The RNA shown here (transfer RNA) has 72 nucleotides and comes from a Minisyncoccota bacterium. It matches the Rfam family "tRNA". It is annotated as a transfer RNA. RNAcentral holds the sequence, with entries from ENA.
RNA sequence: GCCGCAUUCGUCUAGUGGUUAGGACAGGAGGUUUUCAACCUUCAAACAGGAGUUCGAUUCUCCUAUGCGGCG
Numbered sequence: 001g002c003c004g005c006a007u008u009c010g011u012c013u014a015g016u017g018g019u020u021a022g023g024a025c026a027g028g029a030g031g032u033u034u035u036c037a038a039c040c041u042u043c044a045a046a047c048a049g050g051a052g053u054u055c056g057a058u059u060c061u062c063c064u065a066u067g068c069g070g071c072g
Stems, first nucleotide, its partner, number of pairs: 001071007010025004018055001027043005048064005
């Protein structure tokens, strides 16, 4: 330099164009308990950035950024 893959709550992850963007752990509040832990209920929290296509984009296309891999 070229090619490919990945990027979603704090972390790990599901999601094949119309989902309330879901789950686990972690966190907040409450219940239970003499207290803690455990357990139960509940709450908050995310689509890397930009552009395009489309009635509609996390999803398809392009560019950029970061990481990983391959080739030279």